The RNA shown here (transfer RNA) has 74 nucleotides and comes from Parcubacteria group bacterium GW2011_GWD2_38_11.
Rfam family: tRNA. About the family: Transfer RNA (tRNA) molecules are approximately 80 nucleotides in length.
The source organism's lineage runs through Bacteria and Bacteria candidate phyla.
The sequence was found in a public genome assembly.
The coordinates come from a structure-prediction model, not an experiment, and the mean pLDDT is 82.
[in-house]
RNA sequence: GCGCCUGUAGCUCAGUGGAUUAGAGCAUCGGCCUCCGGAGCCGAGGGUCGGAGGUUCGAAUCCUCUCAGGCGCG
Numbered sequence: 001g002c003g004c005c006u007g008u009a010g011c012u013c014a015g016u017g018g019a020u021u022a023g024a025g026c027a028u029c030g031g032c033c034u035c036c037g038g039a040g041c042c043g044a045g046g047g048u049c050g051g052a053g054g055u056u057c058g059a060a061u062c063c064u065c066u067c068a069g070g071c072g073c074g
Base pairs, nucleotide, nucleotide: 001073002072003071004070005069006068007067010026011025012024013023028044029043030042031041032040050066051065052064053063054062
């Protein structure tokens, strides 16, 4: 330099045939329970889907550029 893959909540990930309202587990916070609670049960908060632009009535999802990480080739 070229090609491919990954990037979504604090962490690990799902969703990538364009439209339910962006979700799960863990973690965090609150409540209940309890002799106590880090166990159990219930609930809540937390995201402009790496960034920018484009297509579209509508984009995490399609296109272009770009950033970071990984793998391969030269």